[in-house]
Transfer RNA from Micromonospora zamorensis, 74 nucleotides, folded computationally. Taxonomically the source falls in Micromonospora (Bacteria, Bacillati, Actinomycetes, Micromonosporales).

């Protein structure tokens, strides 16, 4: 240089065939239970879906480019 894969709350991951309200676990916050803590129960907050464009009524998903990471190859 060429090819392929990945990038989504603090962490780890989903979101298929066929684009249609972005969800799960842990962590965090509040309340309950408890003498207290842990655990358990209930509730809550936290996301410009890596960045920039395009297509579309509508994009995490499709198209183009860029950045970063990984693998293969020369």
């Nucleotide at each position: 240089g060429g090819g392929c894969c990945g990038u989504u709350g603090g962490a780890g991951c989903a979101a298929g065939c066929u684009g249609g309200c972005a969800g799960c676990u842990c962590a965090c916050c509040u309340g309950g239970u408890u003498c207290u803590c842990a655990g358990c129960c209930a509730g809550g907050a936290g996301g410009u879906u890596a960045c920039g464009g395009g297509u579309u009524c509508g994009a995490g998903c499709c198209c183009c480019g860029u950045a970063c990471g990984g693998c293969c190859u020369a």
Rfam family: tRNA. Gene Ontology term of the family: triplet codon-amino acid adaptor activity. By type it is a transfer RNA. Model confidence (mean pLDDT): 81 of 100.